[in-house]
Molecule: c-di-GMP-I riboswitch aptamer
Organism: Accumulibacter sp.
RNA sequence: UCUGAAACAGGGCAAACCCGUCGAAAGACGACGACGCAAAGUCACCGGCCUACCGCCGCAAGCAUUGAACGGCAACGGUAGCGGGACCACCAGA
Numbered sequence: 001u002c003u004g005a006a007a008c009a010g011g012g013c014a015a016a017c018c019c020g021u022c023g024a025a026a027g028a029c030g031a032c033g034a035c036g037c038a039a040a041g042u043c044a045c046c047g048g049c050c051u052a053c054c055g056c057c058g059c060a061a062g063c064a065u066u067g068a069a070c071g072g073c074a075a076c077g078g079u080a081g082c083g084g085g086a087c088c089a090c091c092a093g094a
Stems, first nucleotide, its partner, number of pairs: 001094004012037002019030004035081001041087003045084003048079003055073004
């Protein structure tokens, strides 16, 4: 560096549901719990996907100024357990 997850050693991580905290949401964190995972270790760089507080556009209920509700666009928000990439790592073999 590559291959593997059959075995050995130490073992590791933890989906969904429920509860709590944070958040506009997506979601995150904690607790509980194991659906799964040989990188389900770390990183949002690329693509995808999710969300849309603020913003912009449309429409226009109402209205003194103004502009609710609704619709659309859009990450600067997320997802590393969607894929690629980068970095690092246990065991076995080459």